Background
RNAcentral holds the full RNA, with entries from ENA. A computed fold for a 592-nucleotide part of an RNA from Prauserella halophila, annotated as large-subunit ribosomal RNA, domain I. It matches the Rfam family "Bacterial large subunit ribosomal RNA". The source organism's lineage runs through Bacteria, Bacillati, Actinomycetota, Pseudonocardiaceae and Prauserella.
[in-house]
Context: one part of a larger RNA
RNA sequence: GGCACAUGGUGGAUGUCUGGGCACUAGGGGCCGAUGAAGGACGUGGGAGGCUGCGAUAAGCCUCGGGGAGUUGUCAACCGAGCUGUGAUCCGAGGAUGUCCGAAUGGGGAAACCCGGCACCCGUGAUGGGGUGUCACCCGCCGGUGAAUAUAUAGCCGGUGUGGAGGGAACGCGGGGAAGUGAAACAUCUCAGUACCCGUAGGAAGAGAAAACACUAGUGAUUCCGUGAGUAGUGGCGAGCGAAAGCGGAGGAGGCUAAACCGUAUGCGUGUCAAGCUGUCAGGCGUUGCGUGUGCGGGGUUGUGAGACCCAUCGUUCAGGGACUGACAUGUCUGGCGUCACAUUGCAUGGUUAGUGGAACACGUUGGGAUGCGUGGCCGUAGUGGGUGAGAGUCCCGUACGCGAAAGCUGUGUGGAUGUGGUGUGGUGGUGUUCUCGAGUAGCAGCGUUUCCGUGGAGGGCGUUGUGAAUCUGCCGGGACCACUCGGUAAGCCUAAAUACUUCCUGGUGACCGAUAGUGCACGAGUACCGUGAGGGAAAGAUGAAAAGUACCCCGGGAGGGGAGUGAAAGAGUACCUGAAACCGUGUGCCU
Repeated sequence: GGCACAUGGUGGAUGUCUGGGCACUAGGGGCCGAUGAAGGACGUGGGAGGCUGCGAUAAGCCUCGGGGAGUUGUCAACCGAGCUGUGAUCCGAGGAUGUCCGAAUGGGGAAACCCGGCACCCGUGAUGGGGUGUCACCCGCCGGUGAAUAUAUAGCCGGUGUGGAGGGAACGCGGGGAAGUGAAACAUCUCAGUACCCGUAGGAAGAGAAAACACUAGUGAUUCCGUGAGUAGUGGCGAGCGAAAGCGGAGGAGGCUAAACCGUAUGCGUGUCAAGCUGUCAGGCGUUGCGUGUGCGGGGUUGUGAGACCCAUCGUUCAGGGACUGACAUGUCUGGCGUCACAUUGCAUGGUUAGUGGAACACGUUGGGAUGCGUGGCCGUAGUGGGUGAGAGUCCCGUACGCGAAAGCUGUGUGGAUGUGGUGUGGUGGUGUUCUCGAGUAGCAGCGUUUCCGUGGAGGGCGUUGUGAAUCUGCCGGGACCACUCGGUAAGCCUAAAUACUUCCUGGUGACCGAUAGUGCACGAGUACCGUGAGGGAAAGAUGAAAAGUACCCCGGGAGGGGAGUGAAAGAGUACCUGAAACCGUGUGCCU
């Protein structure tokens, strides 16, 4: 030095475990904010610090409920001082307080700081000082004032508004909009209207009541799912891209305006003794009229075209005022009554935010310990699960099944009350070369874009530039275009549900992970640390059933150890379960 056996150290693999994660799923909730949010800084406890809670009323204050014996959160003990059956601590609901920063908003600013004005109050002999409230900008509305410039307007001033501002995981809509890639290269094409940026909204959003589809048969707003179908198409006809109708389901809901016409208010123009004054008759009046613009009220809303005007007919709640006067009719205003919708509230009944009742076992035996084994029982609308000194239906918490709310939130029903708004009419028929039916629109042309459609025979939708109609004997569409024919009625608006998502709350499940895994984080983790910064970003779990965490003695300066003691075990000793390998020793044997 090697090999073998034995026995140690180091190290932290493996096994077992889990207060943590991951995925899916059901239900709930779906916004917060100038009444100052989200997120923070700094404080706050009798005793240093971290986390948690809270805010100068500071691990808390008040009220109302629950609960019933201890308690002053946690790491984390110890000491001190308290509270508590006159019900504490704790749990739930409502309220109070809530420093400073932050949209941050009196002004400033290098966030958590500095400096002010005004009103009132406190303090000082007085000044300085302190407290409470208030003072940003934009927008809407109201009032005042008021230029160039006569009327006016701009501007200015004041008041007023639970108007805006900022934040939020994904989902929505809109405005912009790539490239890596694929095409085995690459340019049209693809990736893809994706990623990303911006704006903006809601609990959903968007879409939505046919100028739609279809095709000689019909459907009847929109949305979503399945199918149709990888079909019809499109495509350097390459790579690829890729519908719709129809059918089967989910859900189901329809409304309001513009115009004609009438009335009224008002501006402008024009005008006269004839028009006019609701209709008829009779009487009366005399700048009341006519045209046009605007506001308001009525009317009206459709495609078997509809409405207006005019006529006829059927039908229609009450009372009062009252249209120059009287009668009749009609219309109008006000109120009652009927009816419908919405809001608030009442009543009834569910859910939810604390809780609460909840069956049934003993003995023997092994063991440190019984939940094991043996014997004999019991409960079960409960034998899901967890804990307890080893596998527990019957020990504990629970579980099945019941019960429960002063207060808040929320669902459903009801129709009682109050308020606001709509409505009480309309239907039918007729007449007509009457009037109206959404204009810089439709159409057409140029250029783009979208749809399955890449310019193609290219319709339809949208944008832009130019040109530029008609009003039902009109206009648009059915994939160039024409005829016939069929469908519809553009150029105004609103609309629940079925659908998408999950920051958040509650529950459940797992041929999901088990500490190099599973979230980056099972632990004071977005921490320590790195970076000027944007940003990057860890490691680190396990004594034991219980600290019973080794009194006392000995060696040693200590560290550490040897006895003794605890414990089932200390070869479980806070470097602590198990304790592999690499690596480093010791002893013995053999070989050299």